[in-house]
RNA sequence: GGAGUCGGCCGGACAGCCGCUGCGCUGCACAGCGUGGAGGAAAGUCCGGGCUCCAAAGGGCAGAGUGCCAGGUAACGCCUGGGGGGCGCGAGUCCACGGAAAGUGCCACAGAAAAUACACCGCCCAAGCGCCUUUCGGGGCGCCGGCAAGGGUGAAAUGGUGCGGUAAGAGCGCACCGCGCCGGUGGCAACACCGGUGGCAGGGUAAACCCCGCUCGGAGCAAGACCAAAUAGGGAAGCGAUGGCGUGGCCCGCGCCGCUUCCGGGUAGGUCGCUAGAGGUGGCCGGUGACGGUCAUCGCAGAUGAAUGGUUGUCCUCGACAGAACCCGGCUUACAGGCCGGCUCCCGAU
Numbered sequence: 001g002g003a004g005u006c007g008g009c010c011g012g013a014c015a016g017c018c019g020c021u022g023c024g025c026u027g028c029a030c031a032g033c034g035u036g037g038a039g040g041a042a043a044g045u046c047c048g049g050g051c052u053c054c055a056a057a058g059g060g061c062a063g064a065g066u067g068c069c070a071g072g073u074a075a076c077g078c079c080u081g082g083g084g085g086g087c088g089c090g091a092g093u094c095c096a097c098g099g100a101a102a103g104u105g106c107c108a109c110a111g112a113a114a115a116u117a118c119a120c121c122g123c124c125c126a127a128g129c130g131c132c133u134u135u136c137g138g139g140g141c142g143c144c145g146g147c148a149a150g151g152g153u154g155a156a157a158u159g160g161u162g163c164g165g166u167a168a169g170a171g172c173g174c175a176c177c178g179c180g181c182c183g184g185u186g187g188c189a190a191c192a193c194c195g196g197u198g199g200c201a202g203g204g205u206a207a208a209c210c211c212c213g214c215u216c217g218g219a220g221c222a223a224g225a226c227c228a229a230a231u232a233g234g235g236a237a238g239c240g241a242u243g244g245c246g247u248g249g250c251c252c253g254c255g256c257c258g259c260u261u262c263c264g265g266g267u268a269g270g271u272c273g274c275u276a277g278a279g280g281u282g283g284c285c286g287g288u289g290a291c292g293g294u295c296a297u298c299g300c301a302g303a304u305g306a307a308u309g310g311u312u313g314u315c316c317u318c319g320a321c322a323g324a325a326c327c328c329g330g331c332u333u334a335c336a337g338g339c340c341g342g343c344u345c346c347c348g349a350u
Base pairs, nucleotide, nucleotide: 001346002345003344004343005342006341007340008339009338010337012315013314014313015312016311017310018309020037021036022035023034024033025032026031027030039321043332044331046330047329048328049327050326051220052219053218054217063216064215065214066213067212068082069081070080071079072078083097084095085094086093087092098211099210103209104208105205106204107203120151121150122147123146124145128143129142130141131140132139133138159177160176161175162174163173164172178200179198180197181196182195183194184193185192186191224272225271226270227269234263235262236261237260238259239258243257244256245255246254247253279298280297281296282295283294284293285292286291316319
C1' cells in the first nucleotide's frame, strides 16, 4: 500500500422569532417566569420477565415450546466460554447439534433393486448333466448354477483402501482407516487420546408421525383500583290521627302513587396505575468472558383527540431508516453518509 474479518460510535450544527406540552414558582380565573420534552431501532410483537386481575393455578391428560456441555441472568428460544461438525490459507464464520437395532410412514425420476432385499450389462464353469471336438493330456458351447469385483442408474446401492485368496468372487483371511463393545488416562462436563476386543451389525429421512429429557395456568394497562353527577329503575327504614287513584254499595283490607333519609350497583366525567428503574455515567476490585461486587455521581418524556412542531438566517460533507403510549431484558428487520479500534492474508521498502 492492497484485500479481508470482527467490534464499537455518530445520525446535520448554531442563533432569532412564533407555537404545543409535563413539572415548579408568582400573582383569584388566566397569564408571566424558570425548567424538561423520542430512538438506535421508539418498529415487527417473535421470545423472556416484572406488575395486575381471574376459579390460588397441586397432580394427570391434551397441547405448545425446547434439545451438545459448562457458566451468566429476574428469566429466556438471549449472552459468554468450551466441545463436535461444515466452509475459509487465515483472522473468522455457519449449524434445532437427543434417539433411525421401540414402532409406523416416506424415499420423485432413473435404475435389476430404495430395503422381509435384489441381478440389467457383466464375471465364472471348480462340482452335476448334455452336446461338439481332440494329437486322448485336454479344449469349446449350453443347461443347472455360483458371484456382486467391474460397468451402468441415482441425492443416496448394504463399510473404505491394499495384499492374499478363489473357478470367479466375497471380511473369506490379514494390515491400516472407519464402526460397535470393554478398559484406562485427561477434563466439572460435552468430549479427546491410548490400549484391548468383535469381522462388522439392518441405507437415508425425526423443522415425518413418534420415543426420551426439560420448560410452560390463562388473560393482558382498553390489566386493574378508587371517587362519583344527571336520568330511569331497584332495596331498606320512616312519615301524614291516613292524602289521591283502583277494587267495592260502604268500611276494613289489598294493590299502585306521594314525601324524607339511607344503601347497593355503577354510566358520563375525574383520580391513580404512569414512570426512580433488574436505571444512566465514571472509578476500583473479582472473572478468559458474559457478568458480578463496591464507591462516587446524575435526575433523564409521561401525553389521553393524544405535546415534542413551524419559520427565518448563517455554515457544512446537504442529512438515511423512522415517532414513545405500563415498564424492562433480548432477538429480528429497516437505515443516506461518516468516524474509531482489534486482528488476518498478500505485496513492497528498511